Predicted 3D model of a 1514-nucleotide RNA (small-subunit ribosomal RNA) from bacterium K2-10. Its mean pLDDT, the model's own confidence on a scale to 100, is 82. The RNAcentral record of the sequence draws on ENA and SILVA.
RNA sequence: GAAUCGCCCUUAGAGUUGAUCAUGGCUCAGGAUGAACGCUAGCGGCAGGCCUAAUACAUGCAAGUCGAGCGGUAGAGAUGCUUUCGGGUGUCUUGAGAGCGGCGCACGGGUGCGUAACACGUAUGCAACCUACCUUAUACAGGGGGAUAGCCCGGAGAAAUCCGGAUUAAUACCCCAUGGCAUCAUUUAACUGCAUGGUUUGAUGAUUAAAGAUUUAUCGGUAUAAGAUGGGCAUGCGUCUGAUUAGCUAGUUGGUGGGGUAACGGCCCACCAAGGCGACGAUCAGUAGGGGUUCUGAGAGGAAGGUCCCCCACACUGGCACUGAGAUACGGGCCAGACUCCUACGGGAGGCAGCAGUAGGGAAUAUUGGGCAAUGGACGAGAGUCUGACCCAGCCAUGCCGCGUGCAGGAAGACGGCCUAUUGGGUUGUAAACUGCUUUUAUACGGGAAGAAAAGGCCCAUGCGUGGGACAUUGCCGGUACCGUAUGAAUAAGCACCGGCUAACUCCGUGCCAGCAGCCGCGGUAAUACGGAGGGUGCAAGCGUUGUCCGGAUUUAUUGGGUUUAAAGGGUGCGUAGGCGGCUGAUUAAGUCAGCGGUGAAAGACUCCGGCUCAACCGGAGCAGUGCCGUUGAUACUGGUUGGCUUGAGUGCUGCAGGGGUACAUGGAAUUGAUGGUGUAGCGGUGAAAUGCAUAGAUACCAUCAGGAACACCGAUAGCGAAGGCAUUGUACUGGGCAGCAACUGACGCUGAUGCACGAAAGCGUGGGGAGCGAACAGGAUUAGAUACCCUGGUAGUCCACGCCGUAAACGAUGAUUACUCGCUGUUAUGCCUUUAGGUGUAGCGGCAAAGCGAAAGCGUUAAGUAAUCCACCUGGGGAGUACGCCGGCAACGGUGAAACUCAAAGGAAUUGACGGGGGUCCGCACAAGCGGUGGAGCAUGUGGUUUAAUUCGAUGAUACGCGAGGAACCUUACCUGGGCUAGAAUGUGAAGGAAUGAUUUGGAGACAGAUCAGUCAGCAAUGACCUGAAACAAGGUGCUGCAUGGCUGUCGUCAGCUCGUGCCGUGAGGUGUUGGGUUAAGUCCCGCAACGAGCGCAACCCCUAUGUUCAGUUGCCAGCGGUUCGGCCGGGAACUCAAAGGAGACUGCCAGUGAUAAACUGGAGGAAGGUGGGGAUGACGUCAAGUCAUCAUGGCCCUUACGAGUAGGGCUACACACGUGCUACAAUGGCGUAUACAAAGAGAAGCGACCUCGCGAGAGCAAGCGGACCUCAUAAAGUACGUCGUAGUCCGGAUUGGAGUCUGCAACUCGACUCCAAGAAGUCGGAAUCGCUAGUAAUCGUAGAUCAGAAUGCUACGGUGAAUACGUUCCCGGGCCUUGUACACACCGCCCGUCACACCAUGGGAGUGGGUUGCAAAAGAAGUAGGUAGCUUAACCUUCGGGAGGGCGCUUACCACUUUGUGAUUCAUGACUGGGGUGAAGUCGUAACAAGGUAACCAAGGGCGAUUCGUUU
Repeated sequence: GAAUCGCCCUUAGAGUUGAUCAUGGCUCAGGAUGAACGCUAGCGGCAGGCCUAAUACAUGCAAGUCGAGCGGUAGAGAUGCUUUCGGGUGUCUUGAGAGCGGCGCACGGGUGCGUAACACGUAUGCAACCUACCUUAUACAGGGGGAUAGCCCGGAGAAAUCCGGAUUAAUACCCCAUGGCAUCAUUUAACUGCAUGGUUUGAUGAUUAAAGAUUUAUCGGUAUAAGAUGGGCAUGCGUCUGAUUAGCUAGUUGGUGGGGUAACGGCCCACCAAGGCGACGAUCAGUAGGGGUUCUGAGAGGAAGGUCCCCCACACUGGCACUGAGAUACGGGCCAGACUCCUACGGGAGGCAGCAGUAGGGAAUAUUGGGCAAUGGACGAGAGUCUGACCCAGCCAUGCCGCGUGCAGGAAGACGGCCUAUUGGGUUGUAAACUGCUUUUAUACGGGAAGAAAAGGCCCAUGCGUGGGACAUUGCCGGUACCGUAUGAAUAAGCACCGGCUAACUCCGUGCCAGCAGCCGCGGUAAUACGGAGGGUGCAAGCGUUGUCCGGAUUUAUUGGGUUUAAAGGGUGCGUAGGCGGCUGAUUAAGUCAGCGGUGAAAGACUCCGGCUCAACCGGAGCAGUGCCGUUGAUACUGGUUGGCUUGAGUGCUGCAGGGGUACAUGGAAUUGAUGGUGUAGCGGUGAAAUGCAUAGAUACCAUCAGGAACACCGAUAGCGAAGGCAUUGUACUGGGCAGCAACUGACGCUGAUGCACGAAAGCGUGGGGAGCGAACAGGAUUAGAUACCCUGGUAGUCCACGCCGUAAACGAUGAUUACUCGCUGUUAUGCCUUUAGGUGUAGCGGCAAAGCGAAAGCGUUAAGUAAUCCACCUGGGGAGUACGCCGGCAACGGUGAAACUCAAAGGAAUUGACGGGGGUCCGCACAAGCGGUGGAGCAUGUGGUUUAAUUCGAUGAUACGCGAGGAACCUUACCUGGGCUAGAAUGUGAAGGAAUGAUUUGGAGACAGAUCAGUCAGCAAUGACCUGAAACAAGGUGCUGCAUGGCUGUCGUCAGCUCGUGCCGUGAGGUGUUGGGUUAAGUCCCGCAACGAGCGCAACCCCUAUGUUCAGUUGCCAGCGGUUCGGCCGGGAACUCAAAGGAGACUGCCAGUGAUAAACUGGAGGAAGGUGGGGAUGACGUCAAGUCAUCAUGGCCCUUACGAGUAGGGCUACACACGUGCUACAAUGGCGUAUACAAAGAGAAGCGACCUCGCGAGAGCAAGCGGACCUCAUAAAGUACGUCGUAGUCCGGAUUGGAGUCUGCAACUCGACUCCAAGAAGUCGGAAUCGCUAGUAAUCGUAGAUCAGAAUGCUACGGUGAAUACGUUCCCGGGCCUUGUACACACCGCCCGUCACACCAUGGGAGUGGGUUGCAAAAGAAGUAGGUAGCUUAACCUUCGGGAGGGCGCUUACCACUUUGUGAUUCAUGACUGGGGUGAAGUCGUAACAAGGUAACCAAGGGCGAUUCGUUU
């Protein structure tokens, strides 16, 4: 000084939806690991390394040591004697191995099977105990004896090993002596403890000990006491899961007396008593070594227990003891069992969960290494020996830490790669090359540690421990760490990712394929999501993946959650245990608080300091260890004991209201039935009908009778009850509540697990009853079907008595109790004050609403607010309230109540839309009212289909189908066939050559391929025009994708809507504005309003048309004047019509009424026109992935001697059929014939083409005029007048066919239009259904134009004639606004349910079958111990020498392991068949739910089989 405290910091995201908030689960980002796998890999340090088979083990090693305990040997050396020269023998020195004996082997090392237990942790106790070696103290060690191994001899055996005989030693064994403060018995005294008791002291009696060694100094031995160390036992507290384990226990609980143990104790035994444990979880089952600690976490917690340390347990499996201080003994013994090995078949041997190693198992875990140098251990006096403990090395990126793979400069921003719309850029990228520098590391050479202290022997000092000195020796690692020198950038980078979460983007390939994926999700031809590449991002000698744990997760909530609707309040009450508990004293000190003491091992964590160059790692010191125990205090609160109080609770008295309950009586209306009467043909029922009843007299009406059930009016968000529930009236019995009074008790209270009671409807049992209603059932309807809804009948049941059942959407979806927190209003019961009123209490029942709460909806003194107590319940959806088990029930069934598997959601509230066979309101040729059509016929035209070599392509409900196409004979033309071309048919540049061009001719279907002749351009020239044309740049595509696009278009819809800014409201999506009251064609306008304004739309501005006016009068006009050939023809006129420029006019401007005095509406005046005058152009935000790649443009893809271009012929024109759109008709309002009147708007030069002539006609010939108010097309037709036809398949109708022609055009065969003659089909007004139109409209009549050589019944325009009807908005269709419901949001062409069929998955039942564990009752009884003992046997002691004591063997009893039998329990696996469940592609049948879902839905129950009935809730 720090660790302490305080402050600060620490808690974050994504995916349910069209969007939102909240609930809620799943998944990810972080950290960790004894890890494994994939790719990759330079070095070092420090750690770690069979998690699985406590499976089996070859081989080696892991516990020995002491000759200073003992007898002594083989051998070796030296040296004698001897010798047959082989040897024998003696002495001295030394001495392996074996043996007796001592100590050790109970430590160290391994593993985690078992164990849920005093096993472990922590704290205590032993007055109930032991402790070898070690330390201290005291005392002692006298005298004897008998054996035995070894060795030798002999024997058995394959071996292991064993037996007999002889002989021998000890610190081995035995006896006697001695003996105390030892032990026991009796006894004396003192002191002391919480109790049993303990300590000390005296006396007497009994019992018990010893060992020597070596050489002069020690070691060893015996007894006792004490210490230290280690252990034993007991106790408090703590220590996993399951109640689908609720009762367990006979040595069990206790006592007395014994036995046993080191010691207490049912530890064991005899007897006695009947206890003991358990909801505070016994017993049983499953799982598991425990702790220090480790990981994570803000913490509280959660998970774990590998390495290191402590404790426990185990040593092939099970049992047993012996020895010993200590074991029920890993490398000891005995027995049983399994397995392996040896065997001579008679018998034997073995135990790596020690270190290495092997096999096996497995995703997976190392060397049969070195050394006792250090530390430690055993033995020894010591030297020393032993030590797979240990110290080191080897292998492995398994982890943590450190270092390196270079540094600086260097732009032509190189090459290459990749990208690119501008062939110009961008990026890789200062990156490389290149220049300079450095040398950690690697390589080579040289030097080179610390770790070692000694012990020992010697000398000195010392009473003994011991101290000092000099000398000698000792290093596995290792020639390692480290240091130096030399050389030279030299030796050294990968892995994952790049859609969001989550840092990082482009190209190519692929085409719902291949594949990815942690969740959401990518991939179906332009993939930042697959695979590759370039680039980038993140980590880095590693990086990713997988597994597991914690975190995030406040997602089990003590800190720190909830229960009206999201999961969740028990159906209701009474009440046991338990939990909690009013005011005020006294006392106590258990809880609580404080001080102090003990403990909380070390290591680890944290702080500081220090050592390895740093770090990891290691050392030292400290703090912490939130705990437990003891002790001393405090006494507010809680608790215990005790005293008092009255406000909680209860009793009492006086009153009150009430469908509270039970029983017995009782009344009227109605239904039905019966009898009698009146009376006649229908009744009944429905959307409409039918079944049914009725002439045997119904229905209807009247009278009487019978029977059962339910109680109109009063009657009410009124009353009572705990809930279920309770209603005619009366009586009896009875429960509760409220108000008032203030007499009594004195906390007697609240809640309430288990328990007990009550508990709608349906249902069950027994017996009654049965009018109406009415599951089932029958019949009739409806329907595609109709097991339903509707109708006619109808049995259980509904009713009563008794007994069961025990569930409901048993709901206020809201547990009970207490207190507190603004108000207003209605009502029930009752009290008080004042009295029509009203005010004020108490207890209820309702409606609004403040604060507050809530996700919101909402709740709000009757809380879902603020607090307190207690109980119950919840933790994603489905599977499932199912299975199994148990309990209850007569049954039906009820209670309790899982898992596998599967999904990423399921669910709540609110918002915006859309939708509804919801509501309100408004509009539209939407219906209605009318007129005319289509659908029937023939023909035209388009489409589908079919056919075809091709019948090119597109358009397909409305919004395709006389559409693209406003005009297919060739061409067009895109299609088919045949024959030909390939830088190509067109355009540009263009070397070179040639004028161009014209004519003739051959082959050919033509394209084209040749041949001959003529010709020789312009310009002074350069050169140019034209033709041919190599090569190249470049073409071409009506090929695909309209779901890659632009542009254009259709449609909702000319519908009145669609939005924004600011403000305000809401947590938010969002709302408000834009809703409301009026009004309008209109979101048009007015008023109101938390809104105020604005934009795109509406309207207006534009064009045509309807009326005047001004100007200018030709090609137009002609009133008046004149002329006339009678034609505005001419003179003339400018009045009129007209033509085309400008301007005027209409604005609800004026009046009256209605209306809010507004907006506006109704009517009127004036006016050519009146309320947007009529018509057109004009099409908001958006919808339909609407249409078009074939008008055009265009991204991408595809073809390139063809999918291009050219050519001839064919096809687009086909034809059993179906549909759309039209034309012509079916006739007399007509056809035909003759005569005759009146338009508008257009077009015209490759044109319109007059007049005239010819032709029956289409037309032909000739030819004037006109680029047009001039000429031509060009006669308008219906109409009108007259005639005819007379209802007929016709004088209607005109198809079709034959013949003859005209015109256009190279060309009318396929395949044109028109004309004439002849012939004359269907058709007599059209089924279901369906279309258009509201006024100059429909209908009808003709005219013109575009396209075009020719070819309209189509299209686009034009005018003529010219109606009918609209009561009205109930219904059909479409649309606007408001509101409501919603399970829809691809938005009802939506969503969605169940059976069946198929495939797969998990699971229940199942005759059984096979294992595991275990209870009970028995059998069995090895080894061993204990008891007994007839038999056999026996060195030490005694002996009277006979024997005895004692021991051993044997036998036997008890206990008991293996094992066996019987019978249960439990668990796992499996099983023909079977039940439901889940998931799947586009299957089948219906349509149950969501809207009033087309019969409102749902809950409980019964019957039927996919639905209905009854009660209930909303």